[in-house]
Context: one part of a larger RNA
RNA sequence: GCCUACGAGUUACUCGUAUCUAGCAAGGUUAAGUAAUUAAGUUACGGAGCCGAAGCGAAAGCAAGUCUUAAUAGGGCGUAUAGUUAGAUGCGGUAGACGCGAAACCCUGUGAUCUACCCAUGACCAGGUUGAAGUUUUGGUAACACAAAAUGGAGGACCGAACCAGUUGACGUUGAAAAGUCUUUGGAUGAGUUGUGGGUAGGGGUGAAAGGCCAAUCAAACUGGGAAAUAGCUCGUACUCUCCGAAAUGCAUUUAGGUGCAGCGUCGUAGUAGAGUUUUAUAGAGGUAGAGCUACUGAUAGGGCUAGGGGGCUUCACCGCCUACCAACCCCUGACAAACUCCGAAUGCUAUAAAAUAUAUACGGCAGUGAGGGCAUGGGUGCUAAGGUCCAUGUCCGAGAGGGAAAGAACCCAGACCAUCAGCUAAGGUCCCCAAGUAUAUGCUAAGUUGACCAAACGAGGUUCGAUUGCAGUGACAGCUAGGAUGUUGGCUUGGAAGCAGCCAUUCAUUUAAAGAGUGCGUAACAGCUCACUAGUCGAGCGAUCGAGCAUGGAUAAUAAUCGGGCAUAAGCAUAUCACCGAAGCUAUGGACUUACGUUUAAUACGUAAUGUGGUAGGAGAGCAUUCUAAGUGCGUCGAAGUAGUACCGGCAAGGUAUUGUGGAGCGCUUAGAAAAGAAAAUGUAGGC
Numbered sequence: 001g002c003c004u005a006c007g008a009g010u011u012a013c014u015c016g017u018a019u020c021u022a023g024c025a026a027g028g029u030u031a032a033g034u035a036a037u038u039a040a041g042u043u044a045c046g047g048a049g050c051c052g053a054a055g056c057g058a059a060a061g062c063a064a065g066u067c068u069u070a071a072u073a074g075g076g077c078g079u080a081u082a083g084u085u086a087g088a089u090g091c092g093g094u095a096g097a098c099g100c101g102a103a104a105c106c107c108u109g110u111g112a113u114c115u116a117c118c119c120a121u122g123a124c125c126a127g128g129u130u131g132a133a134g135u136u137u138u139g140g141u142a143a144c145a146c147a148a149a150a151u152g153g154a155g156g157a158c159c160g161a162a163c164c165a166g167u168u169g170a171c172g173u174u175g176a177a178a179a180g181u182c183u184u185u186g187g188a189u190g191a192g193u194u195g196u197g198g199g200u201a202g203g204g205g206u207g208a209a210a211g212g213c214c215a216a217u218c219a220a221a222c223u224g225g226g227a228a229a230u231a232g233c234u235c236g237u238a239c240u241c242u243c244c245g246a247a248a249u250g251c252a253u254u255u256a257g258g259u260g261c262a263g264c265g266u267c268g269u270a271g272u273a274g275a276g277u278u279u280u281a282u283a284g285a286g287g288u289a290g291a292g293c294u295a296c297u298g299a300u301a302g303g304g305c306u307a308g309g310g311g312g313c314u315u316c317a318c319c320g321c322c323u324a325c326c327a328a329c330c331c332c333u334g335a336c337a338a339a340c341u342c343c344g345a346a347u348g349c350u351a352u353a354a355a356a357u358a359u360a361u362a363c364g365g366c367a368g369u370g371a372g373g374g375c376a377u378g379g380g381u382g383c384u385a386a387g388g389u390c391c392a393u394g395u396c397c398g399a400g401a402g403g404g405a406a407a408g409a410a411c412c413c414a415g416a417c418c419a420u421c422a423g424c425u426a427a428g429g430u431c432c433c434c435a436a437g438u439a440u441a442u443g444c445u446a447a448g449u450u451g452a453c454c455a456a457a458c459g460a461g462g463u464u465c466g467a468u469u470g471c472a473g474u475g476a477c478a479g480c481u482a483g484g485a486u487g488u489u490g491g492c493u494u495g496g497a498a499g500c501a502g503c504c505a506u507u508c509a510u511u512u513a514a515a516g517a518g519u520g521c522g523u524a525a526c527a528g529c530u531c532a533c534u535a536g537u538c539g540a541g542c543g544a545u546c547g548a549g550c551a552u553g554g555a556u557a558a559u560a561a562u563c564g565g566g567c568a569u570a571a572g573c574a575u576a577u578c579a580c581c582g583a584a585g586c587u588a589u590g591g592a593c594u595u596a597c598g599u600u601u602a603a604u605a606c607g608u609a610a611u612g613u614g615g616u617a618g619g620a621g622a623g624c625a626u627u628c629u630a631a632g633u634g635c636g637u638c639g640a641a642g643u644a645g646u647a648c649c650g651g652c653a654a655g656g657u658a659u660u661g662u663g664g665a666g667c668g669c670u671u672a673g674a675a676a677a678g679a680a681a682a683u684g685u686a687g688g689c
Base pairs, nucleotide, nucleotide: 001689002688003687004686005685006684011095012094013093015092016091017090018089019088020087021086022085023084024083027051028050029049033045034044035043036042037041055062056061065077066076067075068074098236099235101233105226106225107224109222110221116200117199118198119197120196121195122194123193124192125190127159128158129157130155134151135150136149137148138147139146163187164186165185169182170181171180202218204214205213206212239623240622241621242620243619244618249262250261251260252259253258263369264368265366266365267364268363269362270361276357277356278355279354280353281352282351283350284349290343291341292340297337298336301333302332303331304330306327308326309325310323311322312321313320372397373396374395375394376393377392378391379390380389381388402413403412404411417591418590419589420588422587423586424585428581429580430579431565432564437578439577440576441575442574443573444572451567458553459552462550463549464548465547466546467545468544469543470542471541479537480536481535482534483533485510486509487508490504491503492502516531520529521528592613593612594610595609596608597607598606599605624678626675627674628673629672630671631670632669633668634667635666642662643661644660645659646658647657648656649655
C1' cells in the first nucleotide's frame, strides 16, 4: 500500500417543549399494591398523587379581579375558557451522551538484581623507573650544626599490561549491538577497581551538582484505581431521489478561531386585509456632487490707491521730504477649504394615486452562519503604494457547470431536469493548428511598430492629411559665373585696434545694377577667405507657421523565451458593409418530475400554465437495501444460502429479476413491527498478502 472483517447521534427518565395520531373531555389520568388467570402476559380493582378548570400580591390576604397608592385617578399582571392521558417523531435537559485523542491531578501499592550514595565482609593491581624522611659510616664542630658516601624505600610520584574509563577519527545508523567495533587516548598504590550481603522510595531518595540517577521510563518512577477525568481544539461520522436554500453582518461577552440575542434559510399554522416589490405621476424634507466667496469663517497670487510700521535725508526740537522695504481697509484681475456656504443638483428617502406583479406580515418547530473574497463606483488610512487596510452601494465567487480571455475562483457572454449525428444566436472570432471570409471598399504604418500588457516629460527636415500666410514667367527657391567699391586705417582707446578685443555715434556720405563705418573665419596688426546685397545663367514651383493620423529616440533587472508556423497593398492599424462560425443561452422533437389552476375518482387520472426543476452549510418530503419478530403464503438434495459470470427490467436512483458454473442445506415473498440497520477516508482497530 491493497484486500477482508469490525468501526461513530445510542439507551434510560411519572423530565421539558412542539407537531402528528388515538381515547375521553370541564374534565383527563392512575402509581405502588391487591385479585383472577396464564407459556409470555393480560384483565379487573385501586383516585394516593399529578395536570387543567382563576388570578393578583413579598406576604397577611382579597378574588374576575388583584397589586401599587391618600385615591373610586393612572399604571402592572390577569379575565372573554380546552384540557388531559397514551403512542410516534423533531429538538432540549440530566446522565460518558456521536466516536477516537491529551499533557496532567489525586489515592492504594510495587521497585535500589540497572544506577546514585552509604554500611559490613572479602578480592585485585605484570614489569620497569625515580629515590623523600630516617639510619649507619667517614669528614667536621668545644658540643651541635653542616657535608659526603652508603643504606633505606616514601609518593592522590613517573613509564606501562591486566583492570577502570571513553579523548580523536572512521565505520555502523531497517546496526553484529535500542550506544557497539577498530584506531587513537586518560588513570593505572589510589578521593583506586571489584565480588557477595545489606540500607535509603516518589514532592521522596541519592547526587565531587549534569536537573544527573532511582530496572532501555525522570523538571517528579512504575502498577492498579478515581475514570469513559476534561478537551470553546484537531480528525472522522457509512444508501438513493425530490423541493427550497443561507451566512461570513449588528450588539454584548476574561470576548476576539467560542457563545447569547437579532439579521439571513426552511417547515407548519393564520389568513387580519392587500401591507411587499417595480414603474409612472404628483407633493415633500434635506445641504452631498458641483459651484461660489465685496455672502460669513479662514487661507491666498499680482497690481493700484493708501492708513500704520521699518530705512534714508533734514532738524536743537516739532514739522517735513523720499523709498524696485513690510503692510491693514478699499478697488481691479486671478484663485482655495472634510470640520466655509449667498447657492445647489442627480440618485436615494417619505407620502398619495394608478397600473403591473406576487409577495409581505404574525405566531410556532428545526437550523446553519457570526474567519469571507475579487471587481466596479463613492470615501477614510497609506506614498491618490500594495493581490494593503477600514466603511458604503452594486455585482459575482463562496455555493455556479457551459462558451470566450493560450493557461486563470470571482474579467466578458451566459444560469446546466434528461435525451437527439436538428436549427438560430451571445461574447469572441473566420490563413493553418482550429469551426467559420486568404470577404468587399477606402486610407495609414516600414517601426515586425503592431497583431489580447502599461510606458512619460522631452527630442527629431520619418511620413500622410488639413488650415493660414509669403515669394514666383516683370523669372522665384537651390546651384553656377561675376561684382561686393570710395571718403576711411570713421572717432576714441591702445604697444597695436585698419569692417571684425572694447567704447561712442545723427552707423553718415559718395559712386552705383549692388555693396553694412560690416555676418562669420582669420592676422601681433595688416593681408586673405566669406556673408548680406546686385547682375547674368537656368526655367516652375519655392519657403514659413499651426493642427491632426500613424510611426521614431527616450526604453535599464537579475537562467532563456514567448501562442507555434508564418504574415508586408497584411493574416497589422482605422473607417464602413455583407456573409458565416460560435455555449449546457434560445428554438425544434420526445420524455421525467415539482407547484398552481380546472375537470374527475372509492382509490388519482387527465388537461393547461409556469418570468418551474445549478447548488455548499442547512430545513422539508418520498423511497431502496440489511438482520430479526408476527400473521399469511411459497421455493428447496430433480440442489437452498453463499460465490464467479451472462442477459434482462429501465426502475430517475438506492436496486431488482432470470439463467449458467461452483456449492451442498436451508431460504424467500406480501402486510405490519423492532433495530447491534448501509464505510473510502478517523497518521482508525485486527488478520492476510
A computed fold for a 689-nucleotide part of an RNA from a Flavobacteriales bacterium, annotated as large-subunit ribosomal RNA, domain II. It matches the Rfam family "Bacterial large subunit ribosomal RNA". Rfam links the family to the GO terms structural constituent of ribosome and ribosome. The source organism's lineage runs through Bacteria, Pseudomonadati, Bacteroidota, Flavobacteriia and Flavobacteriales. Model confidence (mean pLDDT): 81 of 100. RNAcentral holds the full RNA, with entries from ENA.